[in-house]
RNA sequence: GAGUUUGAUCCUGGCUCAGGACGAACGCUGGCGGCGUGCCUAACACAUGCAAGUCGAACGAGGAUCGUGACUUCGGUUGCGAUUCGAGUGGCGGACGGGUGAGUAACACGUGAGGAACCUGUCUCUUACAGGGGGAUACCCGUGAGAAAUCACGGCUAAUACCGCAUGAGACCACAGAGUCGCAUGGCUCAGGGGUCAAAGGAGCAAUCCGGUAAGAGAUGGCCUCGCGUCCCAUUAGCUAGUUGGCGGGGUAACGGCCCACCAAGGCAACGAUGGGUAGCCGGCCUGAGAGGGUGAACGGCCACACUGGGACUGAGACACGGCCCAGACUCCUACGGGAGGCAGCAGUGGGGAAUAUUGGGCAAUGGGGGCAACCCUGACCCAGCAACGCCGCGUGAGAGAAGAAGGUUCUUGGAUCGUAAAUCUCUGUCUUUGGGGAAGAAGAAAGUGACGGUACCCAAGGAGGAAGCCCCGGCUAACUACGUGCCAGCAGCCGCGGUAAUACGUAGGGGGCGAGCGUUGUCCGGAAUUACUGGGCGUAAAGGGCGCGUAGGCGGCAAUAUAAGUCUAAUGUGAAAGCCCCAUUUUCAAGGUGGGGAUUGCAAUAGAAACUGUAUAGCUUGAGUGCAGGAGAGGGAAGUGGAAUUCCGAGUGUAGCGGUGAAAUGCGUAGAUAUUCGGAGGAACACCAGUGGCGAAGGCGACUUUCUGGACUGUAACUGACGCUGAGGCGCGAAAGCGUAGGGAGCAAACAGGAUUAGAUACCCUGGUAGUCCACGCUGUAAACGAUGAAUGCUAGGUGUAGGGGGUAUCAACGCCCUCUGUGCCGGAGUAAACACAAUAAGCAUUCCGCCUGGGGAGUACGGCCGCAAGGUUGAAACUCAAAGGAAUUGACGGGGGCCCGCACAAGCAGCGGAGCAUGUGGUUUAAUUCGAAGCAACGCGAAGAACCUUACCAGGGCUUGACAUCCUGCUGACAGGCGUGUAACGGCGCCCUUCUUCGGACAGCAGUGACAGGUGGUGCAUGGUUGUCGUCAGCUCGUGUCGUGAGAUGUUGGGUUAAGUCCCGCAACGAGCGCAACCCUUGUCAUUAGUUGCCAUCAGGUUAUGCUGAGCACUCUAAUGAGACUGCCGGGGACAACUCGGAGGAAGGUGGGGAUGACGUCAAAUCAUCAUGCCCCUUAUGUUCUGGGCUACACACGUGCUACAAUGGCCGGUACAAUGGGAUGCAAUAUCGCGAGGUGGAGCAAAUCACCAAAACCGGUCCCAGUUCGGAUUGUAGGCUGAAACCCGCCUGCAUGAAGUCGGAGUUGCUAGUAAUCGUGAAUCAGAAUGUCACGGUGAAUACGUUCCCGGGUCUUGUACACACCGCCCGUCACACCAUGGAAGUUGGGGGCGCCCGAAGUAGGUCAAUUAAUAGGUCUCCUAAGGCGAAAUCAAUGACUGGGGUGAAGUCGUAACAA
Repeated sequence: GAGUUUGAUCCUGGCUCAGGACGAACGCUGGCGGCGUGCCUAACACAUGCAAGUCGAACGAGGAUCGUGACUUCGGUUGCGAUUCGAGUGGCGGACGGGUGAGUAACACGUGAGGAACCUGUCUCUUACAGGGGGAUACCCGUGAGAAAUCACGGCUAAUACCGCAUGAGACCACAGAGUCGCAUGGCUCAGGGGUCAAAGGAGCAAUCCGGUAAGAGAUGGCCUCGCGUCCCAUUAGCUAGUUGGCGGGGUAACGGCCCACCAAGGCAACGAUGGGUAGCCGGCCUGAGAGGGUGAACGGCCACACUGGGACUGAGACACGGCCCAGACUCCUACGGGAGGCAGCAGUGGGGAAUAUUGGGCAAUGGGGGCAACCCUGACCCAGCAACGCCGCGUGAGAGAAGAAGGUUCUUGGAUCGUAAAUCUCUGUCUUUGGGGAAGAAGAAAGUGACGGUACCCAAGGAGGAAGCCCCGGCUAACUACGUGCCAGCAGCCGCGGUAAUACGUAGGGGGCGAGCGUUGUCCGGAAUUACUGGGCGUAAAGGGCGCGUAGGCGGCAAUAUAAGUCUAAUGUGAAAGCCCCAUUUUCAAGGUGGGGAUUGCAAUAGAAACUGUAUAGCUUGAGUGCAGGAGAGGGAAGUGGAAUUCCGAGUGUAGCGGUGAAAUGCGUAGAUAUUCGGAGGAACACCAGUGGCGAAGGCGACUUUCUGGACUGUAACUGACGCUGAGGCGCGAAAGCGUAGGGAGCAAACAGGAUUAGAUACCCUGGUAGUCCACGCUGUAAACGAUGAAUGCUAGGUGUAGGGGGUAUCAACGCCCUCUGUGCCGGAGUAAACACAAUAAGCAUUCCGCCUGGGGAGUACGGCCGCAAGGUUGAAACUCAAAGGAAUUGACGGGGGCCCGCACAAGCAGCGGAGCAUGUGGUUUAAUUCGAAGCAACGCGAAGAACCUUACCAGGGCUUGACAUCCUGCUGACAGGCGUGUAACGGCGCCCUUCUUCGGACAGCAGUGACAGGUGGUGCAUGGUUGUCGUCAGCUCGUGUCGUGAGAUGUUGGGUUAAGUCCCGCAACGAGCGCAACCCUUGUCAUUAGUUGCCAUCAGGUUAUGCUGAGCACUCUAAUGAGACUGCCGGGGACAACUCGGAGGAAGGUGGGGAUGACGUCAAAUCAUCAUGCCCCUUAUGUUCUGGGCUACACACGUGCUACAAUGGCCGGUACAAUGGGAUGCAAUAUCGCGAGGUGGAGCAAAUCACCAAAACCGGUCCCAGUUCGGAUUGUAGGCUGAAACCCGCCUGCAUGAAGUCGGAGUUGCUAGUAAUCGUGAAUCAGAAUGUCACGGUGAAUACGUUCCCGGGUCUUGUACACACCGCCCGUCACACCAUGGAAGUUGGGGGCGCCCGAAGUAGGUCAAUUAAUAGGUCUCCUAAGGCGAAAUCAAUGACUGGGGUGAAGUCGUAACAA
């Protein structure tokens, strides 16, 4: 820096990623070289070899070879010399080098001091000296023991082995002086006498060299002491008896309780003792801007360890890795009696593990040990081997090359891409291969000496030949397509992908990144300002202690002097080397190497400065306190007093109820309640005053009086003179509830009981009612103990209340006005803040001190400690789990929140539905099939404006397969096709008849064949287009610019009015605009003009039984085109002088005149793949096509929508009048005629203002008389008619006969506000036929609307919200199931540590003993003591039947606690 909480925003906050690093490991891959690195685990066990020896110039034997003597039995024996080997004695070295990190929280390490408290072999320098003696002993020989290891005894011998004596420059010891120095003890120097103490030789012809002894100095190495620094836990708070100190001893190289005896009672600790856990420390290394954080491999310094524990010996040095003794475990040998061993040296083996190499070469170099030296030894070291483990370098070719080859992938079929990539041509030769040459590393005069190594390097030749992979491609994060898969398989660092079109899985093509590597995993730092010193916070996000007093501590007023601890400056020492940075140089470069400089921020000591802090001294008064004078107050404690009210008791009056609730009931009451009057008892609380008034530190405090008592405030300026602030621990106070003891108990009231409510109701409501509430004395110690805001001090605009004081001014006084102090509120500026907000009572600007926070859950839980009588409080985790949890604000949505408004929404009415029968649709059921779709409103007389066949998609059966239909190709035919007949259930089939055009190229048609293809009412409406429904004809939905806000957003669009309307007016940080509203369009209502047939007939004429029938006419009606008219225009009232509204006039019509068309942004993954179109998937002799028959018409039921009714406002019979819209040639059909009728015959007229279809209710008269009827017409029988190939399944109509249910419909529910409802008929589309449906048309023609409380829906403003899939939301707890981690638990097992007791090895020290030795050695006793044993407790872990809660899981169960009052 980014991702991730949200619909979006800002903030808080966690999680995650991008970077760097590694002694790494794992996966895939792997050409070369250089330089490095390589058991992080089992300080587990180790076979084998090697890793420390050397000196013959310390010593005495012995052996070998050579030379040379003597003797000789000729086998040999022996002497001398040289060379060499060499066990033993002796010297030096095995305390270095090498390994490891178990232990250790410590003077172990780092750093800086000190040793006047010390040692130091070998080395360097200086001084002095080395005379003369002695006795042993190993080896060896002999004897003996033993399996062995090894040992015992006797005998011989040497030395630079050992021991006296002499000498003493000198050293040391005690004594006793002088000088000088020091921080104390004291040091140094000089002189005196006394005591003690030395020595070794070897080589050489020699010179001489190497050694020896004593002493001084140096160097080096070590030892000891101290200051400072050095992890986590306080759920470890007290620890300590040699403990702390002293005196005197012992011991040590040396100080010291290091050890011992005695004396004293100290010592350490909140500045963290003691205990527990973890750990070698450092230079450095990694990271980081730095400060820090992490780490301690390799290299270097220090420490510790060497199988585990203990111990000493030797030595200059050890308590000793490759030495010794003892104990223990383990392994091996054994003759069972005893012995041997220690790879955390180099290799190597087993084991453990994710994991770490060769049983290599050489002493050539560097270094070490021994030696005079030659030289020997050296798994230190130098090299090589193995490993991409890391860093660095190089290569796998370079140039040209478009037909943009082939091939792959993709594709809209055109192309695109891999791609100059390849092929091909021309080159080059690094690495590699072969051959030739060939180092430096080797020094001090020469000579000699190379493991690496015939290596590096150089030259020549050959040939592009032998050399590229890994990860990724949804965002973060560079890089995209195809196929497969279908919440499967899988991916995943976080967010998250996958449920049929996956750039996220797998594969392929392409692309991106790095490259002999690339990814993954692990760990550390960074990002993380996410522990904040640099550099954070605490009103609401996590976070102020409930409040005070006060201890330690921290911090502290003004002025002066001194000092120099802090602070600052300068120079000094140190801060090893390596490393880091810079420069130079060297490997051809680089890594790497070499040289120089810097840095090493630290510590110590020296000199100086004196402002600030500290300290000391003496002052000051403003901080703080005291005094004096006042007034205010529910401040606290105690005692007493008072009235109102409730309840109870007694008495009176009085009668049937009271009480209680939403409504009731339980309860009380005729044994007299409630009500009312009087009297009494008792307890508790104190109305009004009363006020964002007062007091108190907080909790809290409210009648009155008395008394005791704390604090604050105002004024004054007499006194003290910094006496102050804060405050870890500590102490005290601390609401309510609760606990203990003893009282008290009126009212109220947990628990409890009853009554209701409810699905339930362990609640809310009601009637009762016990603890408790009250008092006293104790305890508890917590609250949303809140201003969710710690205390103190200072500073920083104002305005306005209120409480208590003081002053000024004015006044006679009071009120008033002004100033000021203290307290308590509101508003508000700067500033602050994520915002909300805070704002002199800060959440502003600063200082000081305290408390607290560090993701959510687990959890304020568990365990432990402390407190408590208990309840419980306080302190206070972890495992595990999630990617969030959260704050403020925004826009919506929602609310059984609020305000305003509208709608046949309610109300007021009318007519219905729901009951009956039938029609129709749906569900269900049935069926071979009952094709499919539509599903709350917004599916259900819906798609379907019309299923007998067809339709038809369904079922059964029979056929066809380039197909019923389209395009292309080839061939044939023009006697193909078509018509008629036959035949079949039908399609196919068969027979007969008829039979193309031409410009001669062909066209057209048919048949046959071939494959490309056709075809699909098959799937997906959740892949889509188009269309449609719905909210809703509701009044809304947005934009530009500006402004406000960090931002989402807001403003505009809100407000006051008004409207049917975001309609208009006014106001306003808004000004404008768009889509909607309205208007423009159609129709209807009035009039005018024009036109006058098919319409009309007033006037005129003619004719008829009659009729606009005819002429004439166009006045009227009408027709259909154009206009007019209505605009709140006029008047009056209201209103703000507006918009508008109310009333009126005129007018056919009045305030959008009535009706229609017209449907904003959007919502519902709404409907439709079966209207059509279409992606993808599926079928292809079938899911296509065709035919016959059946089905869609089924029927116990249920629902929706209708029709007809139940009758008298009616039925029936007779008479009689008046419409409009429409369609009409395969049609409408008149007059006439037949039939009771449906209808038949027949056909005038009409392609229509001409002809026809063509009215009913109403009206007039008659009849019926309230009944299952002269209502009602279902159902059924029968006879007919019509359409049609065909009415069986399954059409419509008619006559006659039959005459069911039904007497007005439960809960509930629908439509309608005027030419509307209701009622009456008519037409049309579809259609051969088949409407009670649908869409239209006219006739007759009502009732009611007070009003907006309520139901439903909607609009707008506001409010709350834990909702945003938006309340059909969210969400809580028990129970059941599975899994996980964890607490308790009778216990059980194990570990580490201490305590007490027993036993006590080796060994040091001490005592002692006899034999013995030149001296020892040895035995024995004592102290200490390792391992071991016993015991009691504490502690840490593991485990435990059972048990407690917790977490996580898919759609389980029960309720509904929270979010809207």